Source information: Predicted 3D model of a 1514-nucleotide RNA (small-subunit ribosomal RNA) from an uncultured delta proteobacterium. Model confidence (mean pLDDT): 83 of 100. RNAcentral holds the sequence, with entries from ENA, Greengenes and SILVA.
[in-house]
RNA sequence: AGAGUUUGAUCCUGGCUCAGAACUAACGCUGGUGGCGUGCCUAACACAUGCAAGUCGAACGAGAAAUUCGCUUUCGGGCGGAGAGUAAAGUGGCGAACGGGUGAGUAAUGCGUAAGUAAUCUACCCUCAAAAUUGGGAUAACUAGCCGAAAGGCGAGCUAAUACCGAAUAAUAUUCUUUUGACUUAGGUUGAAGGAAUCAAAGGUGGGUUUCCUUUGGAAAUUUUCCGUUUGGGGAUGAGCUUGCGUACCAUUAGCUUGUUGGUGGGGUAAUGGCCUACCAAGGCAACGAUGGUUAGCUGGUCUGAGAGGACGAUCAGCCACACUGGAACUGAGACACGGUCCAGACUCCUACGGGAGGCAGCAGUGAGGAAUUUUGCGCAAUGGGGGAAACCCUGACGCAGCGACGUCACGUGAGUGAUUAAGGCUUUCGAGUCGUAAAACUCUGUCAGGUGGAAAGAAGGGAGUAAUUUUAUUAUUCCUUGACGGUACCACCAAAGGAAGCACCGGCUAACUCCGUGCCAGCAGCCGCGGUAAUACGGAGGGUGCAAGCGUUGUUCGGAUUUAUUGGGCGUAAAGAGCGUGUAGGUGGUUUAAUAAGUCAAAUGUGAAAGUCCUUGGCUCAACCAAGGAAGGUCAUUCGAUACUAUUUUACUUGAGUACGGGAGAGGAAAGUGGAAUUCCCAGUGUAGAGGUGAAAUUCGUAGAUAUUGGGAGGAACACCGGUGGCGAAGGCGGCUUUCUGGACCGAUACUGACACUGAGACGCGAAAGCGUGGGGAGCAAACAGGAUUAGAGACCCUGGUAGUCCACGCCGUAAACGAUGGGCACUAGGUGUAGAGGGUAUUGACCCCUUCUGUGCCGCAGCUAACGCAUUAAGUGCCCCGCCUGGGGAGUACGGUCGCAAGGCUAAAACUCAAAGGAAUUGACGGGGGCCCGCACAAGCGGUGGAGCAUGUGGUUUAAUUCGAUGCAACGCGAAGAACCUUACCUGGGUUUGACAUCCUUUGACAAUCUUGGAAACAAGACUUUCUCUUCGGAGACAAAGUGACAGGUGCUGCAUGGCUGUCGUCAGCUCGUGUCGUGAGAUGUUGGGUUAAGUCCCGCAACGAGCGCAACCCUCGUUCUUAGUUGCCAUUAUUAAUUUAGGUACUCUAGGGAUACUGCCGGUGUUAAACCGGAGGAAGGUGGGGAUGACGUCAAGUCCUCAUGGCCUUUAUAUCCAGGGCUACACACGUGCUACAAUGGGCUGUACAAAGGGUCGCGAUCCCGCAAGGGAUAGCCAAUCCCAAAAAGCAGUUCUCAGUUCGGAUUGGAGUCUGCAACUCGACUCCAUGAAGUUGGAAUCGCUAGUAAUCGUGGAUCAGCAUGCCACGGUGAAUACGUUCCCGGGCCUUGUACACACCGCCCGUCACACCAUGAAAUCCGGUUGCACCAGAAGUCGUUAGGUUAACCCGCUUCGGCGGGAGACAGACGCUAAGGUACGGUUGGUAAUUGGGGUGAAGUCGUAACAAGGUA
Repeated sequence: AGAGUUUGAUCCUGGCUCAGAACUAACGCUGGUGGCGUGCCUAACACAUGCAAGUCGAACGAGAAAUUCGCUUUCGGGCGGAGAGUAAAGUGGCGAACGGGUGAGUAAUGCGUAAGUAAUCUACCCUCAAAAUUGGGAUAACUAGCCGAAAGGCGAGCUAAUACCGAAUAAUAUUCUUUUGACUUAGGUUGAAGGAAUCAAAGGUGGGUUUCCUUUGGAAAUUUUCCGUUUGGGGAUGAGCUUGCGUACCAUUAGCUUGUUGGUGGGGUAAUGGCCUACCAAGGCAACGAUGGUUAGCUGGUCUGAGAGGACGAUCAGCCACACUGGAACUGAGACACGGUCCAGACUCCUACGGGAGGCAGCAGUGAGGAAUUUUGCGCAAUGGGGGAAACCCUGACGCAGCGACGUCACGUGAGUGAUUAAGGCUUUCGAGUCGUAAAACUCUGUCAGGUGGAAAGAAGGGAGUAAUUUUAUUAUUCCUUGACGGUACCACCAAAGGAAGCACCGGCUAACUCCGUGCCAGCAGCCGCGGUAAUACGGAGGGUGCAAGCGUUGUUCGGAUUUAUUGGGCGUAAAGAGCGUGUAGGUGGUUUAAUAAGUCAAAUGUGAAAGUCCUUGGCUCAACCAAGGAAGGUCAUUCGAUACUAUUUUACUUGAGUACGGGAGAGGAAAGUGGAAUUCCCAGUGUAGAGGUGAAAUUCGUAGAUAUUGGGAGGAACACCGGUGGCGAAGGCGGCUUUCUGGACCGAUACUGACACUGAGACGCGAAAGCGUGGGGAGCAAACAGGAUUAGAGACCCUGGUAGUCCACGCCGUAAACGAUGGGCACUAGGUGUAGAGGGUAUUGACCCCUUCUGUGCCGCAGCUAACGCAUUAAGUGCCCCGCCUGGGGAGUACGGUCGCAAGGCUAAAACUCAAAGGAAUUGACGGGGGCCCGCACAAGCGGUGGAGCAUGUGGUUUAAUUCGAUGCAACGCGAAGAACCUUACCUGGGUUUGACAUCCUUUGACAAUCUUGGAAACAAGACUUUCUCUUCGGAGACAAAGUGACAGGUGCUGCAUGGCUGUCGUCAGCUCGUGUCGUGAGAUGUUGGGUUAAGUCCCGCAACGAGCGCAACCCUCGUUCUUAGUUGCCAUUAUUAAUUUAGGUACUCUAGGGAUACUGCCGGUGUUAAACCGGAGGAAGGUGGGGAUGACGUCAAGUCCUCAUGGCCUUUAUAUCCAGGGCUACACACGUGCUACAAUGGGCUGUACAAAGGGUCGCGAUCCCGCAAGGGAUAGCCAAUCCCAAAAAGCAGUUCUCAGUUCGGAUUGGAGUCUGCAACUCGACUCCAUGAAGUUGGAAUCGCUAGUAAUCGUGGAUCAGCAUGCCACGGUGAAUACGUUCCCGGGCCUUGUACACACCGCCCGUCACACCAUGAAAUCCGGUUGCACCAGAAGUCGUUAGGUUAACCCGCUUCGGCGGGAGACAGACGCUAAGGUACGGUUGGUAAUUGGGGUGAAGUCGUAACAAGGUA
């Protein structure tokens, strides 16, 4: 520090995801040791048991027992001493308000920080001053009774105090008051001098001295020590209260408030205060967010981050709040009190049913909840706390130990040498590679764990003595004594490599790869995505990588994320500028003078607790951890300064802004009036059969007279030409003409005001069209609607009609692609060229022209910016100010709520859920019912066919035991198949074989084969007969055959979507690319585009391109002309000859087959750019690639073929192999393709007669002769072929007949008789003869071929083959018509354009419906939470009022001295206040719900085709 993921690829925007660090964690696998930390995040749920707050006898009274000793005894016991002034209990004091726990509540009665208290208190502690006098009456304990199950209680009697009460004294205390000083901030503080009133106490202990008593001893007095007591002042500490600032989210919470805000009087408190009360006033808070709601303890800090920030608030520390829930007070210095009280409630427990008890959010522990969190441990030795004079006692605070890898730090599991690179595993190209120096083996070491022994620090104190000064106290010293941890840390020794390694991952991100299994299954997955038979992605294995006593996963936080942007983002098209203006608050603001010092800057002081972080040292062997010192940390407070900038006040200024004056421009606005053209309607005339409308029609109008035309009239709406990227307006918008009223801008020159400015949350106003309300108006147009068409349908497009509406007035609505998709203002930053308004200069008679200023409005363009497109002085450039808005797509501009509206609806505006994209710009293709150019038998022009018939052949379908398999638009279908009776043959049925029909290796044997007989359908089986291979170094080897054994053979079994090869197709179309350079961020572009031209990317010219390659062309074959060479089997002009080129002869010609030549736009003319080239001509056998063939670029179609062949993988192995017989591939309601023959007279039949080419032939072609009507048969010559044969060419020509008919056309079908091939023609061959004589009279929609020796027509040959062709391949004969042309159909090429396509239009994609699932809205109802108001009721309790009842101290009176009466005071009781509770009505929030609404998701459902191309109606 980045990476993956949108695309065919690219750049950008933008989300999602990952790598890091951390954790009070949990889960999975694994687990050696120690140190230091840490451990209920959930149910503030309920709790058994034990402990967690006591102590003081030096405040007080009283005071045991067990046990033991002694005495005594009637042996039952009794008494006394010790135990012991002990235990336990009580009165009293202090403490219990600390310490410990938890985070429910609390958004401020809290916390943090800084202040204030002149508005306060403070026990214990320290210090100063003063005092401590004198009386009194009770009460618990206790005793004896009573009630109760218990808890507990009742009354009677006795008693003490440092308990309680009275009186005295008392101030610098408190209150009142007089005089007066100082200070101060509101109105108080503080001091001085007077006066008056009021308030106190408690003793205990030790020692000394004296006196008394009955001795040990006790009492009294006095003095003294220490502790305690009282009053007052001060300090310290702690606390209360108040104030400034800071402190979460929601505005879909906008208004809240009646003790409310303030005042006065009174009350209350330690103290201010509506804290409370009476009266008075009507205030107070709030957009700088009141009120309400939700969530939450706050902080120091912790985690993360470069930082700014963000998240969090465990452990430790500070503060707050709470203690089962709610309320309340008491005591006290302090509480409204965790281990106190009272009441109410819920719950639990005890009960004798009458009534009682309890509160672990203390430490352990239990249950429950939960993914999840420890021992019912030891000790007060240390630190700290309470009490005590002290010793001591108490202390689950604390110190320790235990449990948990929960975290962190440290250590170990060994080190060295060691190659036959062992065995074994895994892989393999079978060679080897790898685990791997790893192991074994040898030599060492000894940390940890284990054993043995030694052994701390942590201890300071305390007690008893002694000494010094001075009894205490202090100091010194001697002795005794105190450790939970713990016999622990640590040290030494012993033995021994021995006891100690796992987890995750290995497709990319991301370090690390192979084999096997599986086969869209099982599964994986953080994102992208893997898996459908060769998975580095699933599972296992081997190997590797990473970390390591841990490793992974899950969860959470920050980071990466500049993805909320202060640092540090954006808004033309990606999300995003409000439709526009006016303007309030607010924000910002020109030049200048002075003052102030709020902001700002700087300094000082205070504070910012400790711990933590950081730095430097130090202590545990290191580290973690701990300690010491330092630094750092605030928008903090106060004080003193600085004054540039901002601010405030002030002095001026004119350039910003505005006003006045003079001009002209304009569809700016409102109102009134007015004009002509046109449409429609009405009336009248002329006139007659159509008009209208469309792609074509129809609905419609018209003989009742339309349309057309002429004249007249009515009415409404809109304003042609001018008219213009011209003008005006803030925008919406504004268009005939005239008048009135009125807003704004611009130009010019002077004067004035003097910052008056810019922006603008809320607010207010304007705001197209449509729509709504009321009333008018209504010509044309025209939603809805009707009809006619179109269509599969047509609720549309088209047509005929037609109502709202459009128009006017008034009032609503408030939205638009309200767009420049671009908020407003100011300033700056090259130009060029139009246009509108106004002005200046120059010039002119004048209008122009030319130069120039300002204001508008356009185009082009530099720098710059931008993802690119593009913008570019009218910025999207460079800056400043203000406002609005955005933060992935969908859900959704939706729901709910609020608000506006008559309604329609507008504004505001979520969430659940779901996806990994959605999107912008540009690129290359492909596509378009886009455009341009061009080509092709593509159309057109022609000729002949197919489609109708019969038959042949192939296919589909059907059938079948099987009808083997493949080929399926063009580019399957007379295709594989150049030939299925058996064979072929792969299929079916049946019968056989199992190392096999075929190959190699091994062992044994020696022949094998052939022939014959029997059985059988055959294969085969059994038997008979017969026979003995080649070479040799004689050992044997080889060939062949049989038997055996296993390795293996075999497979036309599967996969052409695992493949090679071959082939088809686009297409013989003219294209497809590369190197270097240049341009672009890039994909890419350029070249290859453009202008011409060509059959052609053929060539020329131009050009940021220059060159090159594969294609084109040419080179090759053949035909056409010619020359030459060679003449047999060819040929025959000349010479003979024959019936005949028959023979002789010849090689001229034809021909044959070798080699050359010829054609190149070469020549001429024209056109063209002096080009390429084209047109015409000459010559020539041939003329512009002369005709034909071979030749097929990069690629496309997962095109075809595993059944030609080859081949991976899979499957099969007594069968999917192999042999045999028979059957099938030849079936037949039907459909299609390709053909043949016809339908006739351009013909059929018959007779005669002429002319080819190219082939084939010895298992062959077969002349000739004979036989047969014929197919053919018999005999046989010749020919291994320019020699012989097939072989007759046919159409043609000549003649004759038929005369338009189902025929003398046509030949199917069927009957009969035959021939040939072949083991064999039944299924199932071909041919011949006789007989029979079907359909068919030129073929619907549609469709095919062909441009010249072509189509058409005629015959001939060949391959395959025993036989079988209408098919295929080849050959020649005769031999046309037409092409204006490129509008259209099809296919193709180039350029361009649009695109939401890229599997590329056979694309993409929308909505309803149906089904499943999910979340959500509405909803009668039901159930909760919370809260408000009104009322009822009212416990405990304080305060107030009252109190007729009760009552120790004090006072008064009386008294029999016991008491009695009265008073003061106190207390029951009652009233007011008030918690829970109840009733009624709401608010708000959550859950539930029949039904219902839309939404989302879901490989193959239905209906259409809305969008993307002009998407077929932009």